This is a predicted complex of two RNAs, RNase P RNA and transfer RNA, with 404 nucleotides together. Rfam match: Bacterial RNase P class A. It is annotated as a ribozyme.
[in-house]
């Protein structure tokens, strides 16, 4: 210097001027007014409402071990695997002796499997036996590899390496490494059904709730009444469930923003994170504000709250540091 | 708010429980048939299956996340 990798930070801001939404107001004003993602609607959840209680199936999701946490499918932290010279990064990482299916093509043979060339012995010109070391084939082909043996040959023996058990160490565990035994054929795939553990009622703020105005009720209902489907027990049997078919209304308040809140700063922990202590209000509309000129050299990228958080995911300009690699120069 | 489908040459569609080189119409492009043109008969090109990444021996297909278009209920 170039290329890589992690992790934090900002996303404007002052002054005038004319607006627009909400609070206050001594009516003159003062105040406060979008995001890191407001987004995707993928996950968990407060909050409400569905008439109650428990059970079963069905369907969902989750899958290493330990923690955080209101909850998570998320973080934190640690193992095992894979991938990168490397900083790092990525994992749906239970179970394939419960069970059912699949492995085209190619090859002798593909899942309780075989002999095509080959090697060896025997007979003798093509038979029989033995082999599974060498060749082809394939994504995968009887643990690798070395030496010994052997008619060739093979865990047949043996040393190393892998793989099963076992015992005891270390760790809270996943796990690790130690020793000893066993020569050990039986693959892959569960992001194929499925099995096993856990965990989930439903519907969503147009949820609900109250006040005011408005109008006309009528029929049906193996009975309905928790909204995946059944059962079993209470309750209700209707103004009040559900169907049709008519009529009316579409106005206001709460629900609305003080919250698992935010700044700072001790403590505790490797860290998610907790605890304490002091300060702080920080958008609340209902066709729906937050915008517009100007001037400070100069404002830019993704993009605009609609019931509320906690996560993930996606878009995106810019600044900062730590580190890793290569390559020049002292 | 809440659920569902689609995306495959230039257009329109196929690809069933993953399996050799992705198939059919229309159109394009060369010929060949006629005085010419159409039709017609041969032959041919044209896809990195919307995008990114995972499983797998192998992925248009099976998972995930992402885009876009479209339907359906409130």
């Nucleotide at each position: 210097g170039a290329g890589g990798u992690c992790u934090g930070c900002c996303a404007a801001g002052u002054a005038a001027u004319c607006g627009c939404c909400g609070g206050u107001u001594u009516c003159g004003g003062c105040c406060g007014g979008a995001g890191g993602a407001a987004a995707g609607u993928c996950c968990g959840a407060g909050c409400u409402c569905c008439a109650c209680a428990g059970g079963a199936c069905a369907g969902g999701a989750u899958g290493c071990c330990g923690g955080g946490u209101a909850a998570c499918g998320c973080c934190c932290g640690g193992g095992a695997g894979c991938c990168g010279u490397g900083a790092g990064g990525c994992u749906a990482c239970a179970g394939a002796c419960a069970g059912u299916g699949c492995a085209a093509c190619a090859g002798a043979a593909a899942a309780c499997a075989u002999a095509c060339c080959g090697c060896c012995u025997c007979c003798a010109c093509g038979g029989a036996g033995g082999u599974a070391a060498g060749g082809g084939u394939g994504a995968a082909a009887a643990g690798g590899c070395g030496g010994g043996g052997u008619a060739a040959g093979a865990g047949c023996c043996c040393a190393c390496c892998g793989g099963c058990a076992g015992u005891g160490c270390g760790g809270u565990a996943a796990c690790g490494g130690a020793c000893u035994g066993c020569g050990c054929a039986u693959u892959g795939a569960a992001a194929a059904c499925c099995u096993c553990a856990u965990c989930c009622g439903g519907a969503g703020c147009a949820a609900g709730a109250u006040c005011a105005g408005a109008c006309a009720g009528c029929g049906g209902g193996u009975u309905g009444g928790a909204c995946g489907u059944c059962c079993u027990g209470a309750c209700u049997u209707a103004u009040c469930c559900c169907c049709g078919c008519g009529g009316g209304u579409g106005g206001a308040u709460c629900g609305c923003u003080c919250g698992a809140g935010c700044u700072u700063c001790a403590u505790g922990g490797c860290g998610a994170c907790a605890u304490g202590a002091a300060g702080c209000c920080u958008a609340g509309a209902u066709a729906g504000a937050u915008g517009a000129u100007u001037a400070c050299a100069u404002a830019a990228a993704c993009a605009g709250a609609a019931c509320u958080c906690g996560g993930c995911u996606u878009a995106u300009g810019g600044c900062a540091g730590g580190c890793c690699u290569c390559u020049g120069u002292u | 708010g809440g659920g569902g489908g689609c995306g495959u040459g230039g257009c329109g569609a196929a690809g069933c429980u993953g399996g050799u080189u992705a198939u059919c119409g229309c159109g394009c492009c060369g010929g060949c048939c006629u005085g010419u043109c159409a039709a017609g008969c041969c032959g041919g090109a044209a896809g990195c299956c919307g995008c990114g990444g995972g499983u797998u021996c192998a992925a248009g297909u099976c998972c995930c996340g992402u885009c876009g278009c479209u339907c359906c209920c409130g």